Description:
A computed fold for a 72-nucleotide RNA from a Candidatus Woesearchaeota archaeon, annotated as transfer RNA. It matches the Rfam family "tRNA". Rfam describes the family as follows. Transfer RNA (tRNA) molecules are approximately 80 nucleotides in length. Its family is annotated with triplet codon-amino acid adaptor activity in the Gene Ontology. The prediction has a mean pLDDT of 81. RNAcentral holds the sequence, with entries from ENA.

Formats: sequence, structure tokens, C1' cells
RNA sequence: GGGCGAGUAAUUCAAUGGUAGAAUGCUUCGUUCGCAACGAAGAUGCCGGGAGUUCAAUUCUCCCUUCGUCCA
Repeated sequence: GGGCGAGUAAUUCAAUGGUAGAAUGCUUCGUUCGCAACGAAGAUGCCGGGAGUUCAAUUCUCCCUUCGUCCA
């Protein structure tokens, strides 16, 4: 330098055009002598950046950027 893949909550990942979700973690409460486990409630996202298409974009197109992998 070129090909391919990935970037979404604190972490790991879903969501193929119509208000963004799960699990784990975190906070509070119950339970316990106490901890764990269990039960209940709760907080947290400019969906990597910019532009375009569209009534409407996390989703489609283009550019940039970061990471992984392969080729040279």
C1' cells in the first nucleotide's frame, strides 16, 4: 500500500428503514448473626466522526478514523 471483518450501556453482544434491547456488572431495598445465593425496584447510550439518499437512518451509499486478520 491492497483485500476482508469489526466499532451500539461499565463489559460481552443483539437489533436488515418507523420511540434502541438482553445478559453480566453497578445502586437501593427485602431475606441472613454476617457474606454469598435468591427476590423486588432503579440508574446508565449524541448507536466511532462527517456528508448524502429518504417523510423518517444504528440500519442504505460515500469519505475519514480506530482495531483485528490476510496478501504484498